[in-house]
RNA sequence: CACACAGGCCGUUCUAUCGCUGUCUCGUCAUGAGAGAGAGGAAAGUCCGGGCAACACAGAGCAUCCUGCUUCCUAACGGGAAGGGUUGCGGCGAAAGCCGUAGCACGGAAAGUGCCACAGAAAACAAACCGCCCUGCACAGGGUAAGGGUGAAAACGUGAGGUAAGAGCUCACGGCUUUGCAUGGCAACAUGCAUCGCGGUAAACCCCAGGAGUUGAAAGACCGAAUAAGCUAACGCUUGAGGGCUGCUCGUCCAAGUUAGUGGGUAGGUCGUUUGAGCCCCGCAGCGAUGCCGGGCCUAGAUAAAUGAUAGAAGCCCUGAUCUUCAGGGUACAGAACCCGGCUUACAGGCCUGUUUUUUUC
Numbered sequence: 001c002a003c004a005c006a007g008g009c010c011g012u013u014c015u016a017u018c019g020c021u022g023u024c025u026c027g028u029c030a031u032g033a034g035a036g037a038g039a040g041g042a043a044a045g046u047c048c049g050g051g052c053a054a055c056a057c058a059g060a061g062c063a064u065c066c067u068g069c070u071u072c073c074u075a076a077c078g079g080g081a082a083g084g085g086u087u088g089c090g091g092c093g094a095a096a097g098c099c100g101u102a103g104c105a106c107g108g109a110a111a112g113u114g115c116c117a118c119a120g121a122a123a124a125c126a127a128a129c130c131g132c133c134c135u136g137c138a139c140a141g142g143g144u145a146a147g148g149g150u151g152a153a154a155a156c157g158u159g160a161g162g163u164a165a166g167a168g169c170u171c172a173c174g175g176c177u178u179u180g181c182a183u184g185g186c187a188a189c190a191u192g193c194a195u196c197g198c199g200g201u202a203a204a205c206c207c208c209a210g211g212a213g214u215u216g217a218a219a220g221a222c223c224g225a226a227u228a229a230g231c232u233a234a235c236g237c238u239u240g241a242g243g244g245c246u247g248c249u250c251g252u253c254c255a256a257g258u259u260a261g262u263g264g265g266u267a268g269g270u271c272g273u274u275u276g277a278g279c280c281c282c283g284c285a286g287c288g289a290u291g292c293c294g295g296g297c298c299u300a301g302a303u304a305a306a307u308g309a310u311a312g313a314a315g316c317c318c319u320g321a322u323c324u325u326c327a328g329g330g331u332a333c334a335g336a337a338c339c340c341g342g343c344u345u346a347c348a349g350g351c352c353u354g355u356u357u358u359u360u361u362c
Base pairs, nucleotide, nucleotide: 002357004355005354006353007352008351009350010349012314013313014312015311016310017309018308020038021037023035024034025033026032040333044344045343047342048341049340050339051338052216053215054214055213059250060249061248062247064212065211066210067209068208069083070082071081072080073079084106085104086103087102088101089100090099091098092097107207108206112205113204114201115200116199129148130147131144132143133142134141135140156174157173158172159171160170161169175198176197179194180193181192182191183190184189220271221270222269223268230262231261232260233259234258235257242254243253244252245251278297279296280295281294283292284291285290315331316330317329318328319327320326321325
């Protein structure tokens, strides 16, 4: 220098004219004048968590759903930070191992059930196709799981002894697992010694531990206006119809009307509605996420839905050339609707930081 990986940032600005929405000040019979402001990093998806509002207030059981290594941050989270473990890739090394980087939906298979197609003799209370050994003339019978075959996986692996031939049958070394002790660590865990054992699979059912009330701004609250407190039927009126908490049951609370049909009137306005778990800067603490002190700022609030159009110049990027200049082209993804914190997805082009490797130079 280049490639790759990971993380982060920018992604437009100014002037003029005209137009739209809202706020403030002044003012008109009405029309108006001035000042300031006006769509994002994802506003998207609706996947999570909350604030807020309503359900009068509490419960119990079952069902359903969610989470799952440790510690910390946060209002909380299935989010984030730092660690641990494991798997993959790359590098160094004879090897053991070490370093870097990325992924992880990372509790339990020693409570139970299920599944492992095809191939293969046999896929977990799992086995004899070839082969090896013994008896026998042969057919055949018995033993075996070391060697071969099938397969993703075949009774933990290597070596030795032993055996008729063999097998953890015995021994040595090693791998993984259960349990216990010691040391280090807040912990997950790591190291060592001993002990128990040796298919996989739980985003299969299940078990263990922890947690979850429902609905959602068209939530809700208030004001005003109009009509026919209409009519019919069923059930009911404290021996409780109907309704709420709640998906179901128990329980508990409200209650004199409720449900179905038919007919008539109205559909207007205000609040919620933007001052916030808010943003920016300095300092301090911390490996970090983040927290604390101090200072500064106020930046849409529409309700069928405004936030724009035209012209010029500039910024940034790309290409070419006659290269301290000229010409051409490009400027992405995309529009708030109660608000906030995350996750995921989209994005023309560019910049910054870190790590590995190759090449070159000193």
This is a predicted structure of a 362-nucleotide RNA (Bacterial RNase P class A). Rfam family: Bacterial RNase P class A. Rfam classes the family as a ribozyme. Of the family's consensus pairs, 97% are formed in the model. Model confidence (mean pLDDT): 77 of 100.